[in-house]
RNA sequence: GAUGAACGCUGGCGGCGUGCCUAACACAUGCAAGUCGAACGAGAAGCUAACUUCUGAUUCCUUCGGGAUGAUGAGGUUAGCAGAAGGUGGCGAACGGGUGAGUAACGCGUGGGUAAUCUACCCUGUAAGUGGGGGAUAACCCUCCGAAAGGAGGGCUAAUACCGCAUAAUAUCUUUAUCCCAAAAGAGGUAAAGAUUAAAGAUGGCCUCUAUACUAUGCUAUCGCUUCAGGAUGAGCCUGCGUCCUAUUAGUUAGUUGGUGGGGUAAUGGCCUACCAAGACCACAAUGGGUAGCCGGUCUGAGAGGAUGUACGGCCACACUGGGACUGAGAUACGGUCCAGACUCCUACGGGAGGCAGCAGUGAGGAAUAUUGCGCAAUGGGCGAAAGCCUGACGCAGCGACGCCGCGUGGAGGAUGAAGGUUUUCGGAUUGUAAACUCCUGUUAAGUGGGAAGAAAGGCUUAUCCUUAAUACGGAUAAGAGAUGACGGUACCAUUAGAGAAAGCACCGGCUAACUUCGUGCCAGCAGCCGCGGUAAUACGAGGGGUGCAAGCGUUAUUCGGAAUCAUUGGGCGUAAAGGGUACGCAGGCGGCAUGUUAAGUCAACCGUUAAAUCUUUCGGCCUAACCGGAAGCUCGCGGUAGAUACUGGCGUGCUAGAGGAUGAGAGAGAGAAGUGGAAUUCUCGGAGUAGCGGUAAAAUGCGUGGAUCUCGAGAGGAACACCAAUGGCGAAGGCAGCUUCUUGGCUCAUUCCUGACGCUCAGGUACGAAAGCGUGGGGAGCAAACAGGAUUAGAUACCCUGGUAGUCCACGCCGUAAACGAUGAUCGCUAGACGUCAGUUUCGUUUUACGAGAUUGGUGUCGUAGCUAACGCGUUAAGUGAUCCGCCUGGGGACUACGGUCGCAAGAUUAAAACUCAAAGGAAUUGACGGGGGUCCGCACAAGCGGUGAAACAUGUGGUUUAAUUCGACACUACGCGAGGAACCUUACCUAGGUUUGACAUGCACUCGCCAGCCGUAGAGACACGGUUUUUCGGGCUUCGGUUCGAACGGGUGCACAGGUGCUGCAUGGCUGUCGUCAGCUCGUGUCGUGAGAUGUUGGGUUAAGUCCUUUAACGAGCGCAACUCCUACCAUUAGUUGCAACUUCUAGUAAGGCACUCUAAUGGAACUGCCUGGGAAACCAGGAGGAAGGUGGGAAUGACGUCAAGUCCUCAUGGCCCUUAUGCCUAGGGCUACACGCGUGUUACAAUGGCCAGUACAAUGGGUUGCCAACCUGCAAAGGUGAGCUAAUCCCAAAAAACUGGUCUAAGUUCGGAUUGGGGUCUGCAACUCGACCCCAUGAAGUUGAAAUCGCUAGUAAUCGCGUAUCAGCAAUGACGCGGUGAAUACGUUCUCGGGCCUUGUACACACCGCCCGUCACACCACGAAAGCUGU
Repeated sequence: GAUGAACGCUGGCGGCGUGCCUAACACAUGCAAGUCGAACGAGAAGCUAACUUCUGAUUCCUUCGGGAUGAUGAGGUUAGCAGAAGGUGGCGAACGGGUGAGUAACGCGUGGGUAAUCUACCCUGUAAGUGGGGGAUAACCCUCCGAAAGGAGGGCUAAUACCGCAUAAUAUCUUUAUCCCAAAAGAGGUAAAGAUUAAAGAUGGCCUCUAUACUAUGCUAUCGCUUCAGGAUGAGCCUGCGUCCUAUUAGUUAGUUGGUGGGGUAAUGGCCUACCAAGACCACAAUGGGUAGCCGGUCUGAGAGGAUGUACGGCCACACUGGGACUGAGAUACGGUCCAGACUCCUACGGGAGGCAGCAGUGAGGAAUAUUGCGCAAUGGGCGAAAGCCUGACGCAGCGACGCCGCGUGGAGGAUGAAGGUUUUCGGAUUGUAAACUCCUGUUAAGUGGGAAGAAAGGCUUAUCCUUAAUACGGAUAAGAGAUGACGGUACCAUUAGAGAAAGCACCGGCUAACUUCGUGCCAGCAGCCGCGGUAAUACGAGGGGUGCAAGCGUUAUUCGGAAUCAUUGGGCGUAAAGGGUACGCAGGCGGCAUGUUAAGUCAACCGUUAAAUCUUUCGGCCUAACCGGAAGCUCGCGGUAGAUACUGGCGUGCUAGAGGAUGAGAGAGAGAAGUGGAAUUCUCGGAGUAGCGGUAAAAUGCGUGGAUCUCGAGAGGAACACCAAUGGCGAAGGCAGCUUCUUGGCUCAUUCCUGACGCUCAGGUACGAAAGCGUGGGGAGCAAACAGGAUUAGAUACCCUGGUAGUCCACGCCGUAAACGAUGAUCGCUAGACGUCAGUUUCGUUUUACGAGAUUGGUGUCGUAGCUAACGCGUUAAGUGAUCCGCCUGGGGACUACGGUCGCAAGAUUAAAACUCAAAGGAAUUGACGGGGGUCCGCACAAGCGGUGAAACAUGUGGUUUAAUUCGACACUACGCGAGGAACCUUACCUAGGUUUGACAUGCACUCGCCAGCCGUAGAGACACGGUUUUUCGGGCUUCGGUUCGAACGGGUGCACAGGUGCUGCAUGGCUGUCGUCAGCUCGUGUCGUGAGAUGUUGGGUUAAGUCCUUUAACGAGCGCAACUCCUACCAUUAGUUGCAACUUCUAGUAAGGCACUCUAAUGGAACUGCCUGGGAAACCAGGAGGAAGGUGGGAAUGACGUCAAGUCCUCAUGGCCCUUAUGCCUAGGGCUACACGCGUGUUACAAUGGCCAGUACAAUGGGUUGCCAACCUGCAAAGGUGAGCUAAUCCCAAAAAACUGGUCUAAGUUCGGAUUGGGGUCUGCAACUCGACCCCAUGAAGUUGAAAUCGCUAGUAAUCGCGUAUCAGCAAUGACGCGGUGAAUACGUUCUCGGGCCUUGUACACACCGCCCGUCACACCACGAAAGCUGU
């Protein structure tokens, strides 16, 4: 895009189309094929006429008894009119209508043939004829049988029914002759002779002819009938080509193939039959299986194609199922018949009837498909001379948005941008000119009125002409009258009123046009693919808004396209799926140069056909369109005629460039067979010899005193062939290796003698085909599946060790597979080179018999240009570029599988699916990350050392447990003396209890009051409540100066907005921080390379602490990092000397006055830069040295790139969203954060003699101090208390430094070590030390004697050790943290290993990145397909 569609929601009108795709399932009812009386007999009811019987009105006559007349009515007969039902006969019923079951076929399509045929009705013929007879029969009547359907017998009768006879040909047959036909056969043409064969009448008119006397037996016209010839139409048969899937269907066939005779047919033919022969079809797909009506066309597509065959048209097939014939021009017959079957119905049970796949309609089936309508008015058909009759064909109407097309649901104006809805940053925005409102219009629908075309023929009347004897009949022309409409009072037109009655559906994450709010919270749900949903969902549901289409819109199904995704146009096969393991080779495909011929292919011209419809173009008709009509085009095909001859093919003749042969040389693990050699292993024997051997990472099993291993000699046996040896050689591949001989295949080079396209490829086929395996028989040294033992291990059916059987070897025969690989089929051309190597030939040069240089063939390698490739790569040995042929591929899994076939002794091989399942599987390359990969470098990373932790007690943090609460956070490194640099109350966030609600705090508004605060008292645990006391300020107005009123400030109360939250989310965030890591990295611009991701730069060679620097270099530069700049410290100088200093003078000392030299203080400068020297180096730089206070970044601090960890923090702060609002807010008291069986981290003190204790003597620095530091003195054993000078600090104070040193004592012990714990007594801080502070004194005196596995810190003023200070702070749980100085080591061979990191490289199936990915079993659930006891239907 499309549909014979269906489903969901919705639905105003019209036109034109279309409508059982399923059960070719079963059918109630009605209709769908009749007609002709001008073929025929008979003829009910009816009408007319005549005659007649009965009746007897009326009239007349009367002898009154009656007679005549004869209306009316009834009946009969005859004739005529008319003609129902039924019958004989003719024609039709074989058309029209339906359906698609069957059919893979001459069924269909297309083109031919029929010299192998038929054809009713129709047409043509200056073709012929239509003579004369006969016997029946239905209807009807009678009898009988049967329930019925129906049937039997007897009798009558007609024909255009039936049957002889006559005549007859250009008909048919036989014979003969002939050939203008034909490639041939000849059932063809022509001529002659002989034989055979036909018919039916009907109607109208007329009396010209004949007969008669008016009509027909006659004539005439028309129709009919018979025969012949031709046509037209229709049909039969034959045939070339085309026509689905399947080879997991490879062989099929006995009337089968052919012949002869016969039969049969309209006709050929095994169509049938008898006999004879043994053929026929098939890889160009027979036979079998499955599916299917075929085509014109339809849908799609640029086309080529693909799919399809509804409606319309052509053909075929079928008519309940199967079979058979009859009739007929035509059937093997939808509404005929016979037989059989199934089913339904009737029945008196004996028998009968039926066939909707005709039109309607019913049931059933199904997702699903219409009215038991009107009419023959038109078109067409049947019959008829005609009128006419029949016609569910057809024309119309009805139902269905099923499709296509058209129209409408209003138009214009209308902003305070109304209300309402939605949203919001609260300003607004949007719905939206949309509505309201104003002015119009009048399609459709509704009402009223009018109102077509489709209808003109035939028939009838009249006239003329033709025909005719004719005024009949018939035909032609013209005129006229009248009739005929289902649709339908429809289309259409006019008019009335009136915006009145008429819009939905899907979608809005991307593809794909269209976005927001709320709800929900991996739930509910969505989903075509990707995917969405786990608390901020443009993806679910709803609202608003929007987008698209519109009387429809979506969904589902199917089909084509996109899909170059089966590739003819138009793909591929080294690694993505894909080259057969290799060769030979039949069929097949393809094939060198020249020339002649042919004209099959090929090309072009013309002819025939290619039905119509459809399609395209154009013109026209319905208002337009859909639709319909006219014209033109198209129909690529097939057939025919006459041509062209380049190419291809066929046939013929040549050639030598392909191919092959000959001759002469050459190399080789090419193959087969026979023989032969030495080394080694093992075994046997002998000698010699003694205790181990063997084996491994280490061992053990094993062997050995019965003499091993080792060693010497001799022998046996089997297998394999060191060195040469190679990127080497040979072979089709597999593969081939000691040496010799024999047999034998292929290859290369040279000569240019011969043949003359002999060639290439190759489905099927055949042969070869590693290892393992199989069969039979040998052989068996070593090795070695299985197996045994020993180890290893959690286990170890393994890796390692000791043994060891098949096998490995030989002969013969199977198997037929491998990562049988160059993962690259074979052959032949063409397309730059460079460097090796193997086998030849050849030229030149020499130092003259071996080298060198060159040329040229053939093989085998490395690199590489163009080109190719997704890239990797390939690149004259192509994966380049051409040609020919073969094999193979079409998403992954299932599946190198099942079933079936073939092969095999077996193992198995070969060929080779489907169900089901996934949305990927895969290739190459890139960047990372990772590796029990490699290289290289670094770091207290290891090593070398020193001291610790882990054991003890205690301190502290944490887990756990407990609790009313033990508030919260932090969890490897990077949580755990962390937030906290101070939890008794407070802090405080937790718990219990008591209170409070505009609030402890902020701002605003309204109303109200004049307070509030302070002080005192009462109740209470307190918050708080109550009482007392005290009590406003400023400005304006009025004023009786007492006050009052208005406003403002301040404060209280009430109410409303709001406050408040250490409530949640650090995975919504900002900021800050940790970590990798002070590691040397992280990037950019331009350029270049690559299809691209990306690369290069940033790599390489050196060097450095460093991506530091040098050098090289398709890179050149730059940025953030490194370094430097900053601070402290080490030396010096200058400046400045108070509170500092003190050498010198004064001085007993202290002090004071000079002084600022020194120390010190604190400001400014200097100094160090590989600057100098030696050596090395290309340089950078490195090593050493000198000088120097300091030497190679002097030492230390601060400084932390791009990023990583959803790292930490919502409890510092800020902040989105959510939550609480008489509470999750606020206030208060008490308690808790300090609990305690236990685990862990970080520390302190120790375990002692390098020590403890006592006494004495020395030496610091950083800091702090007025709510403070506190000297000196007094009291107390002490903590401390009392008193009190100085100091807002280089001045005074804290303040004593301690280790150290000197002397003494202790003497190896749970101690004169160690100090926990506990008792008692005190001091201090503070409102308050009970839970729960620190300190002092006396007493007590626990564990602990150097610490398992494991683990931490440190490279020099460092570790270790010693004390001092400070922040926080009323006090303090500080042994913590941050600083300060004193004393002051040891060790580093080195980078194998551990950890972490940097760079380069490599592999990767990882990318959440190895804490990755991932395989199999099991357990459970579900899905698909099986098996199955049992049960059940047929």
RNAcentral holds the sequence, with entries from ENA and SILVA. A computed fold for a 1434-nucleotide RNA from an uncultured bacterium, annotated as small-subunit ribosomal RNA. Its Rfam family is "Bacterial small subunit ribosomal RNA".